About this RNA: RNAcentral holds the sequence, with entries from ENA. Predicted 3D model of a 77-nucleotide RNA (transfer RNA) from Vibrio halioticoli NBRC 102217. Rfam family: tRNA. The prediction has a mean pLDDT of 80.
RNA sequence: GGAUCCGUAGCUCAGUUGGUUAGAGUACUGCCUUGACAUGGCAGGGGUCGGCGAUUCGAGUUCGCCCGGAUCCACCA
Numbered sequence: 001g002g003a004u005c006c007g008u009a010g011c012u013c014a015g016u017u018g019g020u021u022a023g024a025g026u027a028c029u030g031c032c033u034u035g036a037c038a039u040g041g042c043a044g045g046g047g048u049c050g051g052c053g054a055u056u057c058g059a060g061u062u063c064g065c066c067c068g069g070a071u072c073c074a075c076c077a
Base pairs, nucleotide, nucleotide: 001073002072003071004070005069006068007067010026011025012024013023019057028044029043030042031041032040050066051065052064053063054062
């Protein structure tokens, strides 16, 4: 340098053919339960879906460029 794949909550991930509230588990906070702790139950906070543009009535989802990561290939005078 080329090809493919990935980037969504602190972490691990889902998200269907673009469609009307962005989710799950875990973690965190509060409450209940206990003599206390753990487990368990209930409730809550936390996201500009990697960035910038484009297409569209509408983009996490499609397209372009860029950034970061993984794998493979090529090059190294």